[in-house]
RNA sequence: UUGAAUAAGCUGCUGAAUCCAGAAAUGGAGCGGGAGAACCAAAUUUUGGGGUGAAUCACGAUUUUUUGUGUAGGGUGAACUUUCCAUCCAAAUCCGUCAGCUAAUCUCGUAAGCGUUGAAAGCGAAGGUAA
Repeated sequence: UUGAAUAAGCUGCUGAAUCCAGAAAUGGAGCGGGAGAACCAAAUUUUGGGGUGAAUCACGAUUUUUUGUGUAGGGUGAACUUUCCAUCCAAAUCCGUCAGCUAAUCUCGUAAGCGUUGAAAGCGAAGGUAA
C1' cells in the first nucleotide's frame, strides 16, 4: 500500500413489523391483515375454492429430484421530483370444502434477513461565518 475476515459504533435497505409503560407476565398507541349486512355485483360450485405476498405466466431440459431462459410484477443506487444508466428479486407459505363488495361488529400480526451510496436537471434542507 492492497485484499479478505471478524468485532463494535454510526447510518441505511427489503418488510405492516415501530414506539411507550412494566421487575416480569403483559398491556397500550401506531402501522398492517382477515372475517362480516343492505345496495350493487356475481350467479358456476373436483376442472375444488380462497388468503398473505412484488413474486404471475410461458417455453424448454432433466437423473422426473431439480434446473435453464424469458416474463406480468416489484426493489436498490442516501432529501424530494423527473430522465438516463447500472444492478437485483420475480419466493415461500397458510386455510381446509369455506369466505364477492361490505356499515356496525369480531379477530389476528407487529417477524425475519441484509450493506447500497452512478450521472444530469430542477427545487429544497442543514452547517459554517461578525455579516
Background: The RNA shown here (c-di-AMP riboswitch aptamer (ydaO/yuaA leader)) has 131 nucleotides and comes from Ruminiclostridium sp. It was read from a public genome assembly, where an Rfam model found it. Lineage of the source: Bacteria > Bacillota > Eubacteriales > Oscillospiraceae > Ruminiclostridium. The model forms 92% of the base pairs in the Rfam consensus.